This is a predicted structure of a 348-nucleotide part of an RNA (large-subunit ribosomal RNA, domain IV) from Melghirimyces algeriensis.
Its Rfam family is "Bacterial large subunit ribosomal RNA". Rfam 15.1 lists 51,934 matches to the family in 10,816 species.
Model confidence (mean pLDDT): 88 of 100.
Context: one part of a larger RNA
RNA sequence: CUCUCGUUAAGGAACUCGGCAAAAUGACCCCGUAACUUCGGGAGAAGGGGUGCCCCGGUAGGGUGAUCUUGUGAUUGCUCGAGGGGGCCGCAGUGAAGAGGCCCAAGCGACUGUUUAGCAAAAACACAGGUCUCUGCGAAGCCGUAAGGCGAAGUAUAGGGGCUGACGCCUGCCCGGUGCUGGAAGGUUAAGGGGAAGGGUUAUCCUUCGGGAGAAGCUCUGAACCGAAGCCCCAGUAAACGGCGGCCGUAACUAUAACGGUCCUAAGGUAGCGAAAUUCCUUGUCGGGUAAGUUCCGACCCGCACGAAAGGCGCAACGACUUGGGCGCUGUCUCAACGAGAGACCCG
Numbered sequence: 001c002u003c004u005c006g007u008u009a010a011g012g013a014a015c016u017c018g019g020c021a022a023a024a025u026g027a028c029c030c031c032g033u034a035a036c037u038u039c040g041g042g043a044g045a046a047g048g049g050g051u052g053c054c055c056c057g058g059u060a061g062g063g064u065g066a067u068c069u070u071g072u073g074a075u076u077g078c079u080c081g082a083g084g085g086g087g088c089c090g091c092a093g094u095g096a097a098g099a100g101g102c103c104c105a106a107g108c109g110a111c112u113g114u115u116u117a118g119c120a121a122a123a124a125c126a127c128a129g130g131u132c133u134c135u136g137c138g139a140a141g142c143c144g145u146a147a148g149g150c151g152a153a154g155u156a157u158a159g160g161g162g163c164u165g166a167c168g169c170c171u172g173c174c175c176g177g178u179g180c181u182g183g184a185a186g187g188u189u190a191a192g193g194g195g196a197a198g199g200g201u202u203a204u205c206c207u208u209c210g211g212g213a214g215a216a217g218c219u220c221u222g223a224a225c226c227g228a229a230g231c232c233c234c235a236g237u238a239a240a241c242g243g244c245g246g247c248c249g250u251a252a253c254u255a256u257a258a259c260g261g262u263c264c265u266a267a268g269g270u271a272g273c274g275a276a277a278u279u280c281c282u283u284g285u286c287g288g289g290u291a292a293g294u295u296c297c298g299a300c301c302c303g304c305a306c307g308a309a310a311g312g313c314g315c316a317a318c319g320a321c322u323u324g325g326g327c328g329c330u331g332u333c334u335c336a337a338c339g340a341g342a343g344a345c346c347c348g
Stems, first nucleotide, its partner, number of pairs: 001343008010334002014332001019329001027051005036041001038166001052088005061080008089093001101327007108319002113125002129164007141150003167314004172244003177241002179237005186232003192226002197221005204213003245263005272306001273303001284300005
């Protein structure tokens, strides 16, 4: 010097990203316990006091047997056993060991659960609850080439899928685009049907002998017309995918603009919340807490770029979550010291 322990004057978080680590709290009995609350809780809240041994005395009383007995009675065995009085010892009596630190405020998630086997346990996943949608049973959906199987020995109070995520109060406007559902008049439209028309071949005919015309059959093309769904089209639908404006002016100080004008849109963000797990400017401004506070809490609103089931805003309880503050406590620190054990080092 390293590791693991123990103790420490005065101070007590000044340490540090951060009280990380350590210290402290700790059992049982009694007293006593706030805001808030979903009336269950919060609660072991918080905060106090007691605890050994001897004697009265195993006392009062309780439980359970036995005997006697008319009995709320008497005697007795076992067992549990306060409260009180008196006394004794030590620094110290749950005498060693084991055994919650607590409070205030905020964010997120309701909760118990689940998770990255081996760097993440969380505000992520799940969750009851909500809602939309599909599915009438050989169900939908899924696995399989199929047979077959799951769904389900279930039957819409059932099963599948999506989103949201207890509870409370709520969930605005837009259907123009995309999707889905419905509609079928019109437009478009495939195979197929249809076969107008054209080509090839040539029995035959014509010929200026070069060639030309050409029936039937066979064959190759093939127009009109008839052809569904789909698409176009018409409607509905946002707890479907999604979206939810700009400029200018205006009030008897100023400032601001309830008000007006204008352009655009499918419609121009309602309630609630807001420098927020979201705010760039920004350490915004004001207030609180500190001697001093880029964090924190409460407000304001100028929301770069919140906003209503990719839910909005609250919320008791809960959390090895995150943030700020406080009490207690401490070698975290001022600032280090001493001690124990094991190493390191030396000899062997």